[in-house]
RNA sequence: UCGUGCUAGACGGGGAGCUAGCGGUUCCCUGUACCCGAAAUCCGCUAUACGCGGGGUUGAAUUCCCGUCCCGAGGGCUAUUGGUCUGGGGACUGUGAAGGUUAAGUGACGUUGAAGAUCGGGUCCUGCGCGGCGGAAGUCCGUGAACCUGGUCAGGUCCGGGAGGAAGCAGCCAUAAGCGGAGCCUUCCGGGUGCCGCAGGGCUACCUGGUCGGAGUUGGCUGGCCGGCGCAAGCCCAGGUCCAAAGUUCGAAGGAGGGUGCACGA
Numbered sequence: 001u002c003g004u005g006c007u008a009g010a011c012g013g014g015g016a017g018c019u020a021g022c023g024g025u026u027c028c029c030u031g032u033a034c035c036c037g038a039a040a041u042c043c044g045c046u047a048u049a050c051g052c053g054g055g056g057u058u059g060a061a062u063u064c065c066c067g068u069c070c071c072g073a074g075g076g077c078u079a080u081u082g083g084u085c086u087g088g089g090g091a092c093u094g095u096g097a098a099g100g101u102u103a104a105g106u107g108a109c110g111u112u113g114a115a116g117a118u119c120g121g122g123u124c125c126u127g128c129g130c131g132g133c134g135g136a137a138g139u140c141c142g143u144g145a146a147c148c149u150g151g152u153c154a155g156g157u158c159c160g161g162g163a164g165g166a167a168g169c170a171g172c173c174a175u176a177a178g179c180g181g182a183g184c185c186u187u188c189c190g191g192g193u194g195c196c197g198c199a200g201g202g203c204u205a206c207c208u209g210g211u212c213g214g215a216g217u218u219g220g221c222u223g224g225c226c227g228g229c230g231c232a233a234g235c236c237c238a239g240g241u242c243c244a245a246a247g248u249u250c251g252a253a254g255g256a257g258g259g260u261g262c263a264c265g266a
Base pairs, nucleotide, nucleotide: 001266002265003264004263005262006261009058010057011056012030013029014028015027016026020046021045022044023043024042034055035054036053037052064259065258066257068256069255070254074250075249076248077247078246080245081244082243083241084240085239086238087237088236089235092234093233094231095230096229099226100225101224102223104222105221106220107218108217109216116212117211118210119209120208121207122206123205124201125200126199127198128197129196130194131193133190134189135188136187137186138185139182140181141180142179143178149174150173151172152171157166158165159164
């Protein structure tokens, strides 16, 4: 080195889950990898754990092995980043409607005189007066009594010898209380009374007049600033989704490299 026969090994592996932990049954990935049986309130085990029971094939290399390297399907994790959804907040940016302030722009007023100063008047209060209005009384006019008001009292009555006298109803006239009216005049009272008068007070808020003064005044609109109020697009906080990315971890398949027997014969 070759041939024959054997043996170790191999005939799948990985992730998740379960478990104190390791395998298996379960789900998923890889992709082809012998058959039969049981396995989830489960089966076999214990860091020598990388299944159990029974059978079969292959076999020292394309096939077995690797604390090696490359590539890498897929899974897990994250107090990471982004997307998306929900809820909340109101510091900041933004924004809305009011308020205050400013006076840059604009408008209005102003040399036919602004601001400011000063002297008055009014609006305000009190008292008095005057007027007006309302009420009452007086006043005036009218009306107004079967008897219990007055006058005159026909008729009638009474007294008287008579002359004459007396009381007196109705009627007429007048009048009291009362009632009605008038509204010139007088008095008293009242007020949600007055383009009124006089006196006193008060005020600088408004209006107005005179004088001095000699250029501003105002704040409608735009803008600036201030402090509150509201909205929630940005922003901030929390949670969900698991849609991406990043990091980390495990890692199938594939590739490279390396390693691994025994007996007999030639």
Background
This is a predicted structure of a 266-nucleotide RNA (Bacterial large signal recognition particle RNA) from a Chloroflexota bacterium. It is recorded under the gene name ffs. It matches the Rfam family "Bacterial large signal recognition particle RNA". Gene Ontology terms of the family: SRP-dependent cotranslational protein targeting to membrane, signal sequence recognition and signal recognition particle, plasma membrane targeting.